This is a predicted structure of a 143-nucleotide RNA (FMN riboswitch aptamer (RFN element)) from Ollibium composti.
Taxonomically the source falls in Ollibium (Bacteria, Alphaproteobacteria, Hyphomicrobiales, Phyllobacteriaceae).

RNA sequence: CGCCGUUCUCAGGGCGGGGCGAAACUCCCCACCGGCGGUAUGCGGUGCGAGCCGCGAGCCCGCGAGCGCCUUCCGCAGGAAGGGUCAGCAGACCAGGUGCGAUGCCUGGGCCGACGGUAUAGUCCGGAUGAAAGAGAACGUGC
Numbered sequence: 001c002g003c004c005g006u007u008c009u010c011a012g013g014g015c016g017g018g019g020c021g022a023a024a025c026u027c028c029c030c031a032c033c034g035g036c037g038g039u040a041u042g043c044g045g046u047g048c049g050a051g052c053c054g055c056g057a058g059c060c061c062g063c064g065a066g067c068g069c070c071u072u073c074c075g076c077a078g079g080a081a082g083g084g085u086c087a088g089c090a091g092a093c094c095a096g097g098u099g100c101g102a103u104g105c106c107u108g109g110g111c112c113g114a115c116g117g118u119a120u121a122g123u124c125c126g127g128a129u130g131a132a133a134g135a136g137a138a139c140g141u142g143c
Stems, first nucleotide, its partner, number of pairs: 002143002004140007016030004031123002033113002035063004042055005058111002066089002068086001069083006093109005115126003
C1' cells in the first nucleotide's frame, strides 16, 4: 500500500407571484429542484514528457428508497414480520457547433420525477427519529 473482517459515523433538493373556484403550495400561466457509483474531448493542479491527481451528465450505463410479488403469522374486506429482484411497475434529449472521438463540452430548444392522503401534488402532509445506493474513519495474533 492492497485485500479481508469487525465496529462506528455520515448519506436529498425544491411552490415565490398571479388566475379560476366554496375549497387548489394539487388545476391553469409564470417559477423552483436534481441522491449514489461508472464513463469523460470540459475546468483546475502537477510533471521535461508519457502521464498522474481533484472536480465534472436529473434525461448514456448501472444502483438506491417506493409500489408490486413471494413466504410466514394474526383477532383475515384487513394487518404485522420477513425475503430483496424474485411476475411486473420504477422517469426523461434532441438540433446545431467544435473535434479523430461528445446523448457528457458550447449555443439553442425540449423533457422527467414512487406510494398513501387531500380539489388532480417532483416541491405540502404521511410511512420516515425509518430504510438505503454508497462515502469515510477506527480497529485486527487476519492474508